Source information
This is a predicted structure of a 469-nucleotide part of an RNA (small-subunit ribosomal RNA, 3' major domain) from an uncultured bacterium. The RNAcentral record of the full RNA draws on ENA and SILVA.

Context: one part of a larger RNA
RNA sequence: UGACGGGGGCCCGCACAAGCGGAGGAACAUGUGGUUUAAUUCGAUGAUACGCGAGGAACCUUACCCGGGCUCAAACGGCAGGAGACCGCCCUUGAAAGAGGGUUUCCCUUCGGGGCUGCUGCCGAGGUGCUGCAUGGUUGUCGUCAGCUCGUGCCGUGAGGUGUCGGCUUAAGUGCCAUAACGAGCGCAACCCCCAUCUUCAGUUGCCAUCGGGUGAUGCCGGGCACUCUGGAGAGACUGCCGGCGCAAGCUGUGAGGAGGGCGGGGAUGACGUCAAAUCAGCACGGCCCUUACGUCCGGGGCUACACACGUGUUACAAUGGGGGGCACAGAAAGCUGGAUGGCGGCGACGUCGUCCGAAUCCUCAAAUCCCCUCCCAGUUCGGACUGGAGUCUGCAACCCGACUCCACGAAGCUGGAUUCGCUAGUAAUCGCGCAUCAGCCAUGGCGCGGUGAAUACGUUCCCGGGCC
Numbered sequence: 001u002g003a004c005g006g007g008g009g010c011c012c013g014c015a016c017a018a019g020c021g022g023a024g025g026a027a028c029a030u031g032u033g034g035u036u037u038a039a040u041u042c043g044a045u046g047a048u049a050c051g052c053g054a055g056g057a058a059c060c061u062u063a064c065c066c067g068g069g070c071u072c073a074a075a076c077g078g079c080a081g082g083a084g085a086c087c088g089c090c091c092u093u094g095a096a097a098g099a100g101g102g103u104u105u106c107c108c109u110u111c112g113g114g115g116c117u118g119c120u121g122c123c124g125a126g127g128u129g130c131u132g133c134a135u136g137g138u139u140g141u142c143g144u145c146a147g148c149u150c151g152u153g154c155c156g157u158g159a160g161g162u163g164u165c166g167g168c169u170u171a172a173g174u175g176c177c178a179u180a181a182c183g184a185g186c187g188c189a190a191c192c193c194c195c196a197u198c199u200u201c202a203g204u205u206g207c208c209a210u211c212g213g214g215u216g217a218u219g220c221c222g223g224g225c226a227c228u229c230u231g232g233a234g235a236g237a238c239u240g241c242c243g244g245c246g247c248a249a250g251c252u253g254u255g256a257g258g259a260g261g262g263c264g265g266g267g268a269u270g271a272c273g274u275c276a277a278a279u280c281a282g283c284a285c286g287g288c289c290c291u292u293a294c295g296u297c298c299g300g301g302g303c304u305a306c307a308c309a310c311g312u313g314u315u316a317c318a319a320u321g322g323g324g325g326g327c328a329c330a331g332a333a334a335g336c337u338g339g340a341u342g343g344c345g346g347c348g349a350c351g352u353c354g355u356c357c358g359a360a361u362c363c364u365c366a367a368a369u370c371c372c373c374u375c376c377c378a379g380u381u382c383g384g385a386c387u388g389g390a391g392u393c394u395g396c397a398a399c400c401c402g403a404c405u406c407c408a409c410g411a412a413g414c415u416g417g418a419u420u421c422g423c424u425a426g427u428a429a430u431c432g433c434g435c436a437u438c439a440g441c442c443a444u445g446g447c448g449c450g451g452u453g454a455a456u457a458c459g460u461u462c463c464c465g466g467g468c469c
Base pairs, nucleotide, nucleotide: 008469009468010467011466012465013464015460016459019423020422021421022420023419026315027314028313029312030311031310032309033308034306035305042053043052064301065300066299067298068297069296070295076124077123078122079121080120081119083117084116088103089102090101091100092099093098106115107114108113126290127289129288130287131286135284136283137279138278139277140275142273147186148185149184150183151182152181153162154161155160166177167176168175192267193266194265195264197235198234199233200232201231202230203229206225207224208223211222212221213220238261241255242253243252244251245250317416321375322374323373324372325371326370335362338357339356340355342353343352344351345350382413387408388407389406390405391404392403393402429452430451431450432449433448434447435446
C1' cells in the first nucleotide's frame, strides 16, 4: 500500500424478509459423469462446465473405429522434361474409392514460341497432431458494481500520501458545501436505437368520412387521402411552475398543466484490472512432432451403447379440469428448389388438378378467453409412457438410427424428504404464433412475437454478493 476478520460505522442489490410459481418424487426429452465398447472423436468442470461449442450426427457432416485404396497427393503456385488436346463415351474388376483396357482427338502464331489440358521429376504441400502455462484475436466473470488513474503543487528520508477525505445528497467519484490542493483523463450520465403523445410532409399494395355505382356478401368498383396506418422530418419532460423543508445540491406533495413526472419503459454501450479463467477444434500464429502417414479417398460402423449418478427441460398427477359443438380478437418474421388457399380423393398424415404470391396485394388462419352440452372425484371420459398392427412423407438409402398419421394397448404418476431456483408490473404465471439451422428431423432446445394477466415488499436483525470510511 493492499487483502482478510465469527472488528466497528454508513449504504446498496429479488440478498433476506413478504408473496407467486417452480426444481428435488413419476414418465419422457436432452446434456454430463461413470461404465461399456473395435470406436463410443474432441473440448467445456464451483459460482463463471453440464438443451454448453452443436443456429439440425441416417450417408455427408466426422475429427473416432474396422476394412479396401492413393503417394505431387483433394486443391493451388513455380521450374524442368516429354506428350498432345482435355472433356466425354464404352468394357473388365470391385461394396465404393480405386485399378486395368479401348475409342475419339486442340487453338493462336511474327514459325522463335505462346495458350489450354493431363503425365513424369523436383521445390513449395497437407495434418481437427501437441503446447491456451509461448501467443494474437475473441469471450465469460466480478459488474452496468462506481470505481481506476494522471499532470503540477504540497507533505513524507522513503515506500507512499494528499487530490479521491469530511458534512449533506444521488442510481452514480451524481452534485453542493467545506478544504494544500488546483485541474484533467478513463469510467457514470448525456449524445445512438425501439416503445408511449402530437404536428407536418408523402398516399400504394394501406385506409373509407363524404359523393356515385354494384353485390347474396365483402373497399368490390369509380373516386378521395379526412381518419387508421406506413415511414421521413420535427415538437415534447427540464424539478420548468406552485406549496413545504434545506445555506446549497436536493428531497417531498391525492399540487397544477400534461400522452408521459422526477433516470418515463426497454435496448445497445462493460473503466483500471482479477481468475497463468476459456478457446492452438472458428480463424491466425512461435516452437515441437508425422511425411507410402499422425496426410488423403471410399464402404460400413460409431458419436444414438446402459447395473447406475447429477444438471436443464417437457408432459402430468386433474373439475379454476378433460371431451364434444358453436362464436370472437394479435404481433413479429419468413417465402420461388419456396409459401399456400380452392376443387376432388383419403378417418388422417397426405396425394392430385387448377389458381395466387419474388409479396403493406398472395400466404393470413391464432390459442387460452366466451356460450351450450357432457363427465361427478374414480388411477377415472385424468394421464399419456411403452408395445402391436396398418400407413404417409423426405431422401441414393429410414436395420443399426427420422418425423408424422390412424386403430388397438393403456404403464408410472393422487402435488413430491433434506434442500434449492426464478420473479417487483404489462413483471411472474399462463396461452398460442413465428424465425434461424434445415432434403427430412429426433426442437420439449435457442432466439423473437403478441393475447390474458396477478400477489407482495413491515423492514435491513439474519444468509449471500458488493461499495465507502